Background
A computed fold for a 397-nucleotide RNA from a Gammaproteobacteria bacterium, annotated as Bacterial RNase P class A. RNAcentral holds the sequence, with entries from ENA. The source organism's lineage runs through Bacteria, Pseudomonadati, Pseudomonadota and Gammaproteobacteria. It is recorded under the gene name rnpB. Model confidence (mean pLDDT): 76 of 100. It matches the Rfam family "Bacterial RNase P class A". By type it is a ribozyme.
[in-house]
C1' cells in the first nucleotide's frame, strides 16, 4: 500500500412559509353550577312597629326549582393568538420470554409442547457472557439440537457375497482326484482354511510397521485410538498421566422412544367505569272511566291502559394509555454478560388514527421502511458514511 475479521455510531443538513396530533398558557363567546350585591314578587311564610270600622303600611329575617340584572369563581365546549413535543434501527415477521388484566386452581399425575457439553447474568427465556469439546481457515476470528441407540422397537435405496444372531464373489493357502508336461511344474473340478490383497457401497466388526504362519487372522508385540481402574489440576464441563482390558463388537434419537428441566388458559377487541333513544323485563301509585276475556248480568280478577321508580343490555363517552425492569453522565465490583450506588432528564399517544407539503441553499444527491398496552431478545430488510481492536500479505527505513 493492499486483502480480511470483529466490535460501535449515524440513518441527508439548515432556513422559511402553510398544515396535521398532543399538551400549556392568554383573550373572546356561549352554557352549566357555586357565591355576593341590588331591584323584583310573596295579597294563604314568619317576627316587630304604626293607623283602622274593615282593612293596610313601614323595617328585620326567610323563600323563589315560577324571578331580572350584574360581578366573581369552577368546569364543558367553540373561536382566535403564543409556547413546547411528535416514529424506528428494525417501529416489521409475531418466532421466544416477561409485566399487566380477566378466567380457572387443595395437592399430585397422564396427556401435550419446548429446551439439552458447563458455569455464570437475568424479572424470565430457546437470550446474552466467559469456558470445555468437536469442524473449518495460514490468521484474526467463525460455525455446532454438542443427553442416551449393549432399555425395547424401527430404517438403512443402489451397488455389493454380505448393511448385523454376520457374511467367502475374486483372488491366497492346503488336501484329493483327473488332464497335460520339456519332469523343474501347470492347470479344470470337488472338500476345507482364510478377512492380508482386489471388487462394491455414505458406511464392512479398530488403525500403522514387525513377529508369525500353508496362508492368515489381536494369534504374540511396539505405537496410536477406544474400554475400565486410579491419580493430579479445574466449582464444572474437560485436560492431563499411570496401570489395566486384546477390543468390548456399524450408522441413524431435527426415527419411535428413554432421561433430565421447564410450561395453566385466553389476549388492551384483556378488563373497569357512566350512560341516550327505541323495544323488552320488573316494581309502585292511579282508576275500574273505557276495551277485551273469565258465551246472560252484577262483584270479582287477569290482561291492554296512565304516571313514577329499579335494573340490564345497545349506540356514544372516559379510563387503562404510556414514569418505564425508563434514558443520559460519573464512581465503584466482575475477564465479560451484567450489578450497585448518585447526579440530571422527562422523550408520540392516535381511535378514520397526526408525524406532512411546497420554496431556497448545499452536500457524497439519500436504502430498508410507519408506533397502536409496555418491556426484554431472536430473525429478517437495508443506499451511503463514520470511528476503533485485531490478522495476514507486499514495499522501504
Nucleotide at each position: 500500500g493492499g486483502a480480511g475479521u470483529c466490535g460501535g455510531c449515524c440513518g441527508g443538513a439548515c432556513a422559511g412559509u402553510c398544515g396535521c396530533c398532543u399538551u400549556c398558557c392568554g383573550c373572546c363567546g356561549u352554557c352549566a353550577c357555586u357565591c355576593g350585591a341590588u331591584c323584583g314578587c310573596g295579597u294563604u311564610c314568619c317576627g316587630u312597629g304604626g293607623a283602622u270600622a274593615g282593612u293596610c303600611c313601614g323595617c328585620g329575617g326567610c323563600g323563589c326549582c315560577u324571578g331580572a340584572u350584574c360581578g366573581a369563581g369552577u368546569g364543558a365546549c367553540g373561536g382566535c393568538g403564543g409556547g413546547a413535543g411528535g416514529a424506528g434501527g428494525a417501529a416489521a415477521g409475531u418466532c421466544c420470554g416477561g409485566g399487566c388484566u380477566c378466567c380457572a386452581u387443595a395437592g399430585g399425575g397422564c396427556g401435550g409442547g419446548a429446551u439439552g457439553c458447563c458455569a455464570g447474568g437475568u424479572a424470565a427465556c430457546g437470550c446474552c457472557u466467559g469456558g470445555g469439546c468437536g469442524g473449518c481457515a495460514u490468521g484474526a476470528g467463525c460455525c455446532g439440537a454438542c443427553g442416551g441407540c449393549c432399555a425395547g422397537u424401527g430404517c438403512c435405496a443402489c451397488a455389493g457375497a454380505a448393511a448385523a444372531u454376520a457374511u467367502a464373489c475374486c483372488g491366497c493357502c492346503c488336501g484329493u482326484c483327473g488332464c497335460c508336461u520339456u519332469c523343474g511344474g501347470g492347470u479344470a473340478g470337488c472338500g476345507g482354511g482364510u478377512a492380508a490383497g482386489g471388487g462394491u457401497g455414505a458406511a464392512a466388526u479398530g488403525g500403522u510397521g514387525c513377529g508369525g504362519u500353508a496362508a492368515g487372522a489381536g494369534c504374540g508385540c511396539a505405537c496410536c485410538g477406544c474400554g475400565c481402574u486410579g491419580g493430579u489440576g479445574g466449582u464444572a464441563a474437560c485436560a492431563c498421566c499411570a496401570g489395566u482390558g486384546g477390543c468390548a463388537g456399524g450408522g441413524u434419537a431435527a426415527a419411535c422412544c428413554c432421561c433430565a428441566u421447564c410450561c395453566g388458559g385466553a389476549g388492551c377487541a384483556a378488563g373497569a367505569c357512566c350512560a341516550a333513544a327505541u323495544a323488552g323485563g320488573g316494581g309502585a301509585a292511579c282508576g275500574u272511566c273505557a276495551g277485551u276475556g273469565c258465551g246472560g248480568c252484577c262483584c270479582g280478577c287477569a290482561c291492554u291502559g296512565u304516571u313514577c321508580c329499579c335494573g340490564g343490555g345497545u349506540a356514544g363517552g372516559u379510563c387503562g394509555c404510556u414514569u418505564g425492569a425508563g434514558g443520559c453522565g460519573c464512581g465503584c465490583g466482575g475477564u465479560g454478560a451484567c450489578g450497585c450506588g448518585u447526579g440530571u432528564c422527562c422523550c408520540a399517544g392516535a381511535u378514520g388514527a397526526a408525524u406532512g407539503a411546497c420554496u431556497g441553499u448545499c452536500c457524497u444527491c439519500g436504502a430498508c421502511a410507519g408506533a397502536a398496552c409496555c418491556c426484554g431478545g431472536c430473525u429478517u430488510a437495508c443506499a451511503g458514511g463514520c470511528c476503533g481492536g485485531c490478522u495476514c500479505c507486499c514495499a522501504c527505513c